Context: one part of a larger RNA
This record gives sequence, structure tokens and C1' cells, in this order.
RNA sequence: UGACGGGGACCCGCACAAGCGGUGGAUGAUGUGGAUUAAUUCGAUGCAACGCGAAAAACCUUACCUACCCUUGACAUGUCAGGAAUCCUGGAGAGAUUCGGGAGUGCCCGCAAGGGAGCCUGAACACAGGUGCUGCAUGGCUGUCGUCAGCUCGUGUCGUGAGAUGUUGGGUUAAGUCCCGCAACGAGCGCAACCCUUGUCAUUAAUUGCCAUCAUUGAGUUGGGCACUUUAAUGAGACUGCCGGUGACAAACCGGAGGAAGGUGGGGAUGACGUCAAGUCCUCAUGGCCCUUAUGGGUAGGGCUUCACACGUCAUACAAUGGUCGGUUCAGAGGGUUGCCAACCCGCGAGGGGGAGCCAAUCUCAGAAAGCCGAUCGUAGUCCGGAUCGCAGUCUGCAACUCGACUGCGUGAAGUCGGAAUCGCUAGUAAUCGCGGAUCAGCAUGUCGCGGUGAAUACGUUCCCGGGUCUUGUACA
Repeated sequence: UGACGGGGACCCGCACAAGCGGUGGAUGAUGUGGAUUAAUUCGAUGCAACGCGAAAAACCUUACCUACCCUUGACAUGUCAGGAAUCCUGGAGAGAUUCGGGAGUGCCCGCAAGGGAGCCUGAACACAGGUGCUGCAUGGCUGUCGUCAGCUCGUGUCGUGAGAUGUUGGGUUAAGUCCCGCAACGAGCGCAACCCUUGUCAUUAAUUGCCAUCAUUGAGUUGGGCACUUUAAUGAGACUGCCGGUGACAAACCGGAGGAAGGUGGGGAUGACGUCAAGUCCUCAUGGCCCUUAUGGGUAGGGCUUCACACGUCAUACAAUGGUCGGUUCAGAGGGUUGCCAACCCGCGAGGGGGAGCCAAUCUCAGAAAGCCGAUCGUAGUCCGGAUCGCAGUCUGCAACUCGACUGCGUGAAGUCGGAAUCGCUAGUAAUCGCGGAUCAGCAUGUCGCGGUGAAUACGUUCCCGGGUCUUGUACA
């Protein structure tokens, strides 16, 4: 100087407390461990691995296994030889591949011979190739402490020195934020602000958007208009600016006015010096090591989908604030040409036919659901719950056996609110309800977004956990 303490003081955080809803019990989905297997590819392992890499494992993906094949190789550059490229077609084979048959001569230079570019085939060698090993050789990227308020430097001063001071102290703040004091005076990386979005207003603009007034229609449908809504560009607005009080006449805090908004208005992006030899050599790059008729390459089939069990994360429930049936109301944000697909017809339905429109404020996906108004069920393993299984189908796709999703009929399991323990959340939040996107031929209970309805509680900081500052002890570095 640090680190540590079941030392002290002060302070903060959904850390506790106060509340609301869960997990742990059931069934299913998914990931992991273990077991199994020819293979169940590999990585991730307290917080910070376990719906994680994977924003889609039937083939492909695919790295694994089995079998059959190739050896200058699927891919790159160089040398030599031959041939245009390319197209059609037969046999064998699971295919990769292999054995044939036929058509066919282009571009540039040149009269021609020939040469060149490009592509294909063959030969030999330099080499290719490796998701092989080492993340404890590395770059890059990422997680975490933590959006915590810290981490340092120059000069000066003090100390023999390691170092100290500044950065400590008195107040204050979300903040090393600001003020005052001070052997310090300044500065840098962080904080804040600048950026995006949302909340108010104004100006400009008015189609595909909107409709107050005037006509018109089944309908903003058409004429008309750009007031309003909205859209999208530019501005304004919030600064403790004003008033009162407290305070050291400071910084600041408390209350108030005005205001759409008040003291960081809400949300996001933004992550200091560093820690964990944290994660990744399987995104990529790369040192070293290793393989080179194989640890490289191709193909078919299988596996990654197994299943006495254990754990994590979710979905659905156990019902009446509910289930079922009928009627009825209101979103936002997105996607669409190998695409989204209207009207209409067929089918109980998944879906099929159909073909209008739309490269989209125009057309379409697209009926939002919870809600509201009625009816019924009457506390029951039920008109709750839907697992499982049987039959019949639809769609995608060469192909749904291993191993897809969905539909109809039948079947109707566990489950009556969950032990010890444990998680999330402070406001348009939790809870609850549906909608969309990426991936994608097909496949979503995952994930990333969107809006609808919309709470309860916070006395307080004694205690648990994590963190910050000062101080103290130490046989620790």
C1' cells in the first nucleotide's frame, strides 16, 4: 500500500421488510447430468452452464456411427499434354461412381500455319485439406462485478524509502455531483450533457391519410376541403428559471405558483482502470504440435429424437372472478413478388378450387383476445382438466417408418393449489389477454417485439445478501 475480520461509523440497492404473483407437488414441452448405444458429434458447469452456441437436426444441416468408394484430391496457384464449352442417351449400382453410344466446333490475333483467353480431361510434383490438439501461446468478440462511482496522471510539497498528499475533512447529490475549507495547483478516463424514442404546442406539407361545414352514397363512396386526426421535416418548451422557508451570506434541500410535463419527466443506446490464466482455436483470424491412400474428400443408411432415474427453465391445469353456447365492441407494431392472397364456390374441419388486387398509409396477411349482453352448468374428478391411445383425413416436401405440423370422431390419465426451501416485480410496473416478426419447404409452449385490461404495498434499515467511503486490528501478500 492492499486484502481480510462472526471490528467500528456513515450510505446505497426489490437486499430485507410491506405486498402481489409464482417455482418446489401433477401432466406435457425443452435443456442438462447420468445410464444406454455402432454412434447417441462438440462446446457451455456457482452467482456469470442447464428453452445456452442452435433466429428451426426427417434428407441436407452434420462435425458422430456403419457400409461402399477416391487419393494433387470437393476448393486455390503454378508446369506439361490433349480436347471447344456444352447437350442428348443406354447398361450396372443403395448411391457416390463406373462402362459405353451420339450431336457439337464458338471468342480474339493471323492470308494461312499457328498462337492466346476461357472451360474440360489426364500426368507428375510443389502443395491443397483438417469442426484434429492447445482459449494455460494469442488477436478479435463476449460475460461478470456494475451504469457501481470510482481509476489515474503532470508539476509541487512531505518521507531515508516503499509511498503519501491531491482523492482526506464540513455539508450536499443518483453521481470524485456541486459548494466551503485545506501544501497543494491543475489535468485525463469515467458521472452528467450531446444521440434515439415517448409525452405538449407551433410552422411547413396533404396522398394512398383525415371529414367540421355543403352536396352525394349501401360505404369518406364521389365532388369539395386540409379545420381536426394522422403522417414527417423543422422549431419551441424544463433551466431549481420564479416565490416562500431552512441552510454557512454557499452548494443544496423542503413547500408553492405557472405549466402538457418539475427537479435526471418516462424508456433506450452508451459499460472507466481493472478482476475472474472467466468463455470462445466449432463464426473468423492465428503461433506451436499432430494427420497426409487419412484425423483429408464423396455417397447411402442410421444417430444427434434412446430412458429404471436426478436437476433447471417453461406451457397447461386443478375450476364458478370459471367452463360451454349465442350475440356484440375496441388495438398497436410488423411482413408480403420463388411472395401476401380478397370476393365467391366445395368441405363439419385441417384444407381444396378460384382468381381480383398489391413491389403496398392504396391490396393483403387480418376474425384481435380478454371485455360487454344473455342462456346453461351447481361443487361433482364434474359440461373442470386435457395427457394417452384407436380410426379416418389435410398440408409441406424426392421422401413424414425410425422422426413433421395440423384436422375430425372416439378415448378420456394425473391433477382438488403443492414439504423443506426458493424466484420475479415499486406503475402503465406486476398480473392477465391476444397480435406480429426473424429462423423457415414444413415445423414455436422458445425467442425478439407490439398493443388491450390493469392492481397491491413500501412503517422502516435491527437482521440476510451484494456494493461504496472513512477508520481500526492483523502471525496474510

Predicted 3D model of a 477-nucleotide part of an RNA (small-subunit ribosomal RNA, 3' major domain) from an activated sludge metagenome. The prediction has a mean pLDDT of 84. Rfam family: Bacterial small subunit ribosomal RNA. Gene Ontology terms of the family: ribosome and structural constituent of ribosome. The full RNA is in RNAcentral, with records from SILVA.